This is a predicted structure of an 88-nucleotide RNA (Glycine riboswitch aptamer) from Pseudothioclava arenosa. It was read from a public genome assembly, where an Rfam model found it.

RNA sequence: AAGACGGACAAGGGAGAAUCUGGCCCAUGUCAGUGCCGAAGGAGCAACCGCCCCGGUAAACUCUCAGGCAAAAGGACCGGUCCGUCGA
Numbered sequence: 001a002a003g004a005c006g007g008a009c010a011a012g013g014g015a016g017a018a019u020c021u022g023g024c025c026c027a028u029g030u031c032a033g034u035g036c037c038g039a040a041g042g043a044g045c046a047a048c049c050g051c052c053c054c055g056g057u058a059a060a061c062u063c064u065c066a067g068g069c070a071a072a073a074g075g076a077c078c079g080g081u082c083c084g085u086c087g088a
Base pairs, nucleotide, nucleotide: 003086004085005084006083007082008081009080012078013077018034020033021032022031023030024029035069036068037067041065042063043062044061048056049055050054
C1' cells in the first nucleotide's frame, strides 16, 4: 500500500403489500373493521462451542410486537467520502 473491521457524513441505487370499507372531520389527520407485506427497530431457532442441569451464539431464515400497504417520507443492503484500528 492493497485489503479487513468499526464509526460518521451528505447524497446515489434500493423491494414488497388494499389510493380497501365505515365514522369523526378537512387534518399527508384520527378511530374502528377486515385483508395483506418484510428490507427500520425488535424477538426466536440450527450447526458449533462450553463449566454440558443449563448456557453462549447467525442471518437477507422465521414471527409480525412495532413498522408499512398511491405519491411523499422511511427503508435492510450495495456504492461513495472522511476518521480510527489492524495490516506493520